Notes
RNAcentral holds the sequence, with entries from ENA. The RNA shown here (transfer RNA) has 84 nucleotides and comes from a Thermoplasmata archaeon. It matches the Rfam family "tRNA". Rfam's curators write: Transfer RNA (tRNA) molecules are approximately 80 nucleotides in length.

RNA sequence: GCGGGGUUGGCCUAAUCCGGUAGGGCGGUGGUCUCGAAAACCACUGGUGGCGACACCUUGCAGGUUCGAAUCCUGCACCCCGCG
Repeated sequence: GCGGGGUUGGCCUAAUCCGGUAGGGCGGUGGUCUCGAAAACCACUGGUGGCGACACCUUGCAGGUUCGAAUCCUGCACCCCGCG
């Protein structure tokens, strides 16, 4: 230099092919139970701002296409494998 694969929330992992509410697990928080705790069970849980209703942002980064992008297109960064 060339080709292929990969990057998703605090951590792990789906959804990508074939565009349509970012799902699940761990962890965390609150609760029930208990003398107390563990376990179990229930609820909530991406981020920021706000007393709140709510608003804005979010799938490595920057652009593009589209009514709509984690998904398609372009460039870039980083990791892995192969070729030269």